Predicted 3D model of a 327-nucleotide part of an RNA (large-subunit ribosomal RNA, domain IV) from a marine metagenome.

[in-house]
Context: one part of a larger RNA
RNA sequence: UCAUGGUUAAGGAACUAGGCAAAAUCGCCCCGUAACUUCGGGAGAAGGGGCGCCAUCAGCAAUGAUGGCCGCAGUGAAAAGAUCCAGGCGACUGUUUAUCAAAAACACAUGGCUUUGCUAAAUCGAAAGAUGAUGUAUAAGGCCUGACACCUGCCCGGUGCUGGAAGGUUAAAAGGAGAUGUUAUCUUCGGAGAAGCAUUGAAUUGAAGCCCCAGUAAACGGCGGCCGUAACUAUAACGGUCCUAAGGUAGCGAAAUUCCUUGUCGGGUAAGUUCCGACCUGCACGAAUGGUGCAACGAUCUGGACACUGUCUCAGCCAUGAGCUCG
Numbered sequence: 001u002c003a004u005g006g007u008u009a010a011g012g013a014a015c016u017a018g019g020c021a022a023a024a025u026c027g028c029c030c031c032g033u034a035a036c037u038u039c040g041g042g043a044g045a046a047g048g049g050g051c052g053c054c055a056u057c058a059g060c061a062a063u064g065a066u067g068g069c070c071g072c073a074g075u076g077a078a079a080a081g082a083u084c085c086a087g088g089c090g091a092c093u094g095u096u097u098a099u100c101a102a103a104a105a106c107a108c109a110u111g112g113c114u115u116u117g118c119u120a121a122a123u124c125g126a127a128a129g130a131u132g133a134u135g136u137a138u139a140a141g142g143c144c145u146g147a148c149a150c151c152u153g154c155c156c157g158g159u160g161c162u163g164g165a166a167g168g169u170u171a172a173a174a175g176g177a178g179a180u181g182u183u184a185u186c187u188u189c190g191g192a193g194a195a196g197c198a199u200u201g202a203a204u205u206g207a208a209g210c211c212c213c214a215g216u217a218a219a220c221g222g223c224g225g226c227c228g229u230a231a232c233u234a235u236a237a238c239g240g241u242c243c244u245a246a247g248g249u250a251g252c253g254a255a256a257u258u259c260c261u262u263g264u265c266g267g268g269u270a271a272g273u274u275c276c277g278a279c280c281u282g283c284a285c286g287a288a289u290g291g292u293g294c295a296a297c298g299a300u301c302u303g304g305a306c307a308c309u310g311u312c313u314c315a316g317c318c319a320u321g322a323g324c325u326c327g
Stems, first nucleotide, its partner, number of pairs: 001322008010313002014311001019308001027051005036041001038147001052069007070074001083305006089298002094106002111144006122131003148293004153223003158220002160216005167211003173205002178200005185192002224242005251285001252282001263279005
C1' cells in the first nucleotide's frame, strides 16, 4: 500500500449518474391495520406491546393468571422481511441472448380474420410413403392481437385477396392464301414454268392471365390546404374556395412519441434540464401495426419520503492475509 473482516465522536446521503455498497428490518404470540379493488385481495399493510428466572393459584397436561427477582441486553449466541407514497411499461405464473443484455423483448389465457368436407388444408419426400391424426369444422393449419373493463370511427382510389364473365389483348397448336429454291415442258431465246421435293408463311380458330366489372381494411395500407367572419382585443361556433378514395371520430396528449424546449402554469425543494398534476401551439398520438383505463403481480424503469448507516464531511483504530523493507 492492497484485500477481507470489525469498530468509531458530531453530523446523517452533504457521496454519487444512481443510497452502488454497507447499515437497518428480521423469529413466535397479542392488539391493530388505509387508499384502492376484478370483493379474491391490498396485508406480514402501516403502527404498537410482549418473550428470561422463581414462587403461588387454576388445569390431567399443554398452558394461563397473580406476585416477586436479576442484568446494558431475556427469539440474551447463530439462523430469519426494512417500509411507505406516486408514476411509466408489461395484466398475471412463465421464457430468452450456454459465455457482457432477464427486459418494456418472447410466450400466454382472451378476441378476430382466413384456409380446410377428409385420400382435408398445410408440411417433408423425384416416389412409395409419412406428419397432420388412429383427429373430422367445439377439429386442424396460417396471420394478427394480447387478462379484465369501456370501446374499436371514416376511406376499396393504389397493392393484395375473393367472385364475375360480355368485350379487348393473348401462347403452343390447328390452318394453309401466298412467296421462294429446284426443273419436265414451252419459248418471241429475254423468259415463263405443271407435278413432286424442300424452305417459308397471311387470314381464320385458339385457354388461363392481364385490361375490365364488383366485393373486401381485426387484408397491406391511408385518414388535407388557403381565405374571411362575433358589440374592446383575442379567438372563430359560421361562411367561401381548391383538392381527395376519404380527409383523424372517441379517447389520450411536451407522452418510452414534443424539434423549438429546461414550452407555460401549479405541486414538491432553501434551491428541481429529472418527477407529479394541468394546458394543447400533436415538428411527427390515435383506435386488434389496437385506443384509453385498470386491482394484483415485477431481481423491471423513474421521482419522493421515513428509518438506517464510514456513501460522504474526513478520516482514525483493530484483526487476518498478501506485498514491501530488513535479517